This is a predicted structure of a 160-nucleotide RNA (Lysine riboswitch aptamer) from a pig gut metagenome. Its Rfam family is "Lysine riboswitch aptamer". Rfam describes the family as follows. Riboswitches are metabolite binding domains within certain messenger RNAs that serve as precision sensors for their corresponding targets. The coordinates come from a structure-prediction model, not an experiment, and the mean pLDDT is 81.
């Protein structure tokens, strides 16, 4: 250099069903109160005394995300996280601004799980997820009353 592997509650996708989201957004009817009503803030524009809008009541009533099981599919930097950029996309009546998601590319981190906390995100006490302890665990190097220290996957092991 190519090739094929291994680390296990191993990584990741996607399709179905299920609870949750939620009796919420929203519509309609009818009241009260009142002038201003969005996307956490700003600005422009619409709408608004022919009463919006905020609340209360009747009577309908969702949907993404996130989450679990079953199955299939890819795979062992599998994948994640962050920054930076470059596209596309969603969130108000418009349209700047702002805010969210996705992909790509480029750096830089982290073997891998499992528990705790502390921030973030999320309706959420589900859940993910960064950091930091610790606990298992696989791999090398290096010592050795066989366990210790220790370092990182651009590593390891095998064949050519």
């Nucleotide at each position: 250099g190519a090739u094929a592997g291994a680390g296990g509650u191993g990584c990741g996708g996607c399709u179905u069903u299920u609870a949750u989201c939620a009796g919420u957004a929203c519509u309609a009817c009818g009241g009260u109160c009142a002038a201003u009503u969005u996307u956490a803030u700003g600005g422009c524009u619409c709408g608004g005394a022919a009463c919006a809008g905020c609340c209360c009541g009747u009577a309908g009533g969702a949907a993404a995300g996130g989450a679990a099981a079953c199955g299939c599919c890819g795979c062992c930097g599998a994948a994640g996280u962050u920054u930076a950029u470059a596209a596309a996309u969603c969130g108000g009546u418009u349209c700047c601004g702002c805010g969210g998601u996705u992909u790509a590319u480029a750096a830089a981190u982290u073997g891998g799980u499992g528990c705790a906390a502390u921030g973030c995100a999320a309706a959420a006490u589900a859940u993910g997820u960064c950091u930091u302890g610790u606990a298992c665990u696989g791999u090398c190097a290096c010592a050795u009353a066989u366990u210790g220290u220790g370092g990182a996957g651009c590593g390891c092991u095998a064949u050519c």